[in-house]
C1' cells in the first nucleotide's frame, strides 16, 4: 500500500410555526398547562411460548414435524461450544449431518450387466478345414481360420456411478487366492460425560437415492385479542320444533370428559368498558461461565389508536452528485428500506448512506 475474511453500531441533527393521538392536573371527554408518543426490520406471517376459552387436555389411531454430540433457554426449526465431512495459501466459510447387511421402489441415455450378470478380451478342453514338418500309413506335432464346454473378472469399451485402491507375489489364465501400504467393515483396549480420536487385532470388503416409501428415537390436543368477560339498549314472558332414554360443546376420527339448552321464524341492536401494555422487560456495576447464559444489587418507566395518532411547512447545520468558479464560496437537485394493533423469543427477506473494533494473505520500504 492493495486485496480480503469476522463482528458490532447509527441510519440525519439543532431551532420555530401549525396539527394528530394518549396519560396526568384543571370540580367535567371543553379552554388552557406539564408529560410521552415506531422500527431495526414494526414487514412476511415461517418456526417457538405466554396469555384465553374448551377435562390446567387423558387413552387410541390418522397426520405432522425434528434428527451429530454436549449445553442454553419459558420453548424452538433458534443459540454456543465441540466432534465428523467438505472448500479456501489464510483469516474463515459451507453441510436436512440417524439407519441403505429390516422390506419395498428408483438409478434416464449409453452398457453385456445399475446388484446380478458376461460385448470384447484372456487361459483351458473337445471339435471340422487348409497349409507345413515327421511318417509306408495311422497317428503325433506346429501354424491359420471357424464351432462348441469350461475358467476367470486383471485389461478394454459404457457410464454420475461397474464387486475395495496401488504394488510385489501366485497362477493354465485370473482373483484378497497370500502378502505390504492405504480405504472401508466389524471386534478389543486406551482417553474423553458424549459425538469420536489413537492403537492393535481379523481378508471380515458391504454400489448410489431415505428434502422416496419406509425403519428408529424424540416432539406436538384445537382454536385464537374478532381469544375472552361485563354493562347498556334492543324486543314480546312472541311463535313453531328438539331435548336427563342426553340438547349443546369438547380436534380429522374413535373412545373419554362436560351437561341444559340448542334449531327455526319473526322483531332489535351493531354502542361503552374490560382484556391493553410493568414485561422471560431496558441500562450499570461485580460474580460464575470458553461461550449461548445464568445468579446478585443498584436504577429507570419507555405508543396504546379503534377507521385507526406519531404528520406539515420554514431557517440553520450534516451528507452525496451536478454546474459556476477554483482562494473560499454560490446555485440546484438528492437523502434507503419500511411503518406498531394482545405481547414476547428467533428466523427470513428489504435497506441510500456511514462509522468502529479484531483478524488473514501479498508486495514495498525501513
Nucleotide at each position: 500500500a492493495g486485496a480480503g475474511g469476522c463482528g458490532g453500531c447509527c441510519g440525519g441533527g439543532c431551532g420555530g410555526c401549525c396539527g394528530c393521538c394518549c396519560u396526568c392536573c384543571g370540580a367535567c371527554c371543553g379552554a388552557g398547562g406539564a408529560g410521552g408518543g415506531a422500527g431495526g426490520a414494526a414487514a412476511g406471517u415461517c418456526c417457538g411460548g405466554g396469555c384465553u376459552c374448551c377435562a390446567c387436555a387423558g387413552g387410541g389411531c390418522a397426520g405432522g414435524g425434528u434428527g451429530g454430540u454436549g449445553g442454553g433457554u419459558a420453548a424452538c426449526a433458534c443459540c454456543c461450544a465441540c466432534c465428523g465431512g467438505g472448500g479456501g495459501u489464510g483469516a474463515c466459510c459451507c453441510c436436512a449431518g440417524g439407519g441403505a447387511a429390516a422390506g419395498u421402489g428408483c438409478c434416464a441415455c449409453a452398457g453385456a450387466a445399475a446388484c446380478a450378470u458376461a460385448c470384447c478380451g484372456c487361459c483351458u478342453c473337445c471339435u471340422g478345414c487348409c497349409g507345413g514338418c515327421u511318417u509306408c500309413g495311422g497317428a503325433g506335432c506346429c501354424g491359420g481360420c471357424g464351432g462348441g464346454g469350461g475358467g476367470u473378472a486383471a485389461g478394454g469399451g459404457u457410464g454420475c456411478a461397474a464387486a475395495g485402491g496401488u504394488g510385489c507375489g501366485g497362477u493354465a489364465a485370473g482373483a484378497g487366492c497370500g502378502c505390504a501400504c492405504c480405504g472401508g467393515c466389524g471386534g478389543c483396549g486406551u482417553g474423553g460425560u458424549g459425538a469420536c480420536a489413537c492403537g492393535c487385532c481379523g481378508g471380515c470388503c458391504a454400489g448410489g437415492c431415505a428434502a422416496a416409501c419406509c425403519c428408529c428415537a424424540c416432539c406436538c390436543g384445537g382454536a385464537g385479542c374478532a381469544a375472552g368477560g361485563c354493562c347498556a339498549g334492543g324486543u314480546a314472558g312472541g311463535g313453531g320444533g328438539a331435548g336427563a332414554g342426553g340438547a349443546g360443546g369438547u380436534g380429522g376420527c374413535c373412545c373419554g370428559c362436560u351437561g341444559a339448552u340448542c334449531c327455526c321464524c319473526g322483531g332489535g341492536u351493531a354502542g361503552g368498558c374490560c382484556g391493553c401494555u410493568u414485561g422471560a422487560g431496558g441500562c450499570c456495576u461485580c460474580c460464575g461461565g470458553c461461550a449461548a447464559c445464568g445468579g446478585a444489587g443498584g436504577u429507570c418507566c419507555c405508543a396504546g389508536a379503534g377507521a385507526g395518532a406519531u404528520g406539515g411547512c420554514c431557517g440553520c447545520c450534516c451528507c452525496g452528485c451536478c454546474g459556476c468558479c477554483c482562494g473560499u464560496g454560490c446555485g440546484g437537485c438528492g437523502g434507503a428500506c419500511a411503518g406498531a394493533a394482545c405481547c414476547c423469543g428467533g428466523c427470513u427477506u428489504a435497506u441510500a448512506g456511514g462509522c468502529c473494533g479484531c483478524c488473514u494473505c501479498u508486495c514495498c520500504u525501513g
Predicted 3D model of a 366-nucleotide RNA (Bacterial RNase P class A) from Candidatus Sysuimicrobium tengchongense. It matches the Rfam family "Bacterial RNase P class A". The family's RNA type in Rfam is ribozyme. The source organism's lineage runs through Bacteria, Bacillati, Candidatus Sysuimicrobiia, Candidatus Sysuimicrobiaceae and Candidatus Sysuimicrobium. The sequence is in RNAcentral, with records from ENA. Model confidence (mean pLDDT): 78 of 100. The model forms 98% of the base pairs in the Rfam consensus. The gene name in the source record is rnpB.